RNA sequence: AAUUUAUAGACGAAGAGGCGAGAGAACAGGCUCUGCGACCCUCUGGCAACCAUCCAAUCGGAAAGGUGCCAAGUCCUGCCCAACGAAGGGGAAAUAUAAAUU
Numbered sequence: 001a002a003u004u005u006a007u008a009g010a011c012g013a014a015g016a017g018g019c020g021a022g023a024g025a026a027c028a029g030g031c032u033c034u035g036c037g038a039c040c041c042u043c044u045g046g047c048a049a050c051c052a053u054c055c056a057a058u059c060g061g062a063a064a065g066g067u068g069c070c071a072a073g074u075c076c077u078g079c080c081c082a083a084c085g086a087a088g089g090g091g092a093a094a095u096a097u098a099a100a101u102u
Stems, first nucleotide, its partner, number of pairs: 001102008014044005022033003027078004045070003050066002053062003074094001079091003
């Protein structure tokens, strides 16, 4: 990097220091965050429980080693169902994460 499988409407988890202008995956539109310092980086802290571990037996529980995560539903929409339009819904695609394989 590719493929496969699973998950992604509720819920959960931030302080300090550094930097200094954009950021929210890409494109477009919307909306939001941001000099009361965002995004990003470092440290510390925390959340969750996919894999591994233990108990137990495939339900479940404990704990937290490998990951992951700590604004907003994956921030929302775009394609299809689907139509004159709106609202709402379902699905797909894309993306993210984990595990496995190549």
A computed fold for a 102-nucleotide RNA from Pontibacter sp. E15-1, annotated as SAM riboswitch aptamer (S box leader). The sequence was found by an Rfam model in a public genome assembly. NCBI's taxonomy places the organism under Bacteria, Bacteroidota, Cytophagia, Cytophagales, Pontibacter.